A computed fold for a 37-nucleotide RNA from an Acidobacteriaceae bacterium, annotated as nadA riboswitch. The organism belongs to Acidobacteriaceae, within Bacteria.
RNA sequence: GCUUUCAACAUCCCCGUCCGCAGAACGGACUGAAGGC
Numbered sequence: 001g002c003u004u005u006c007a008a009c010a011u012c013c014c015c016g017u018c019c020g021c022a023g024a025a026c027g028g029a030c031u032g033a034a035g036g037c
Base pairs, nucleotide, nucleotide: 001037002036003035004034005033006032007031016030017029018028019027020026
């Protein structure tokens, strides 16, 4: 650097942040963790 799986952090649990979309779904960017190359 690429890629995969995630959300530890959170005033119980759940919830990483922002943007696009009327919303859901989805998409994009970013933060952090682990695995692979």